């Protein structure tokens, strides 16, 4: 240089054009003498940036940007 895949909450992933979710941690409360495990809640997001299309985009196109793997 070229080409495939990925990028979403602190981690790990869903979500096939229509309210963005789980699970785990974290914080709050119950149980416990106490800590863990266990119930049971809150909260936690510019869906990697920019533009396009579309009533409407995390989802579809176009650059771009990191990152993996393949050629060369």
């Nucleotide at each position: 240089g070229g080409g495939u895949c990925g990028c979403u909450a602190a981690c790990u992933c869903a979500a096939a054009g229509g309210u963005a979710g789980a699970g785990u941690a974290u914080c709050c409360g119950g149980c416990u003498u106490u800590u863990a495990a266990c119930c049971g809640g809150c909260a936690a997001g510019u869906u990697c940036u920019g533009g396009g299309u579309u009533c409407g985009a995390a989802u579809c196109c176009c650059a771009g940007g990191c990152g993996a793997c393949c050629c060369a």
This is a predicted structure of a 72-nucleotide RNA (transfer RNA) from a Chloroflexaceae bacterium. The organism belongs to Chloroflexaceae, within Bacteria. It matches the Rfam family "tRNA". Rfam links the family to the GO term triplet codon-amino acid adaptor activity. Rfam classes the family as a transfer RNA.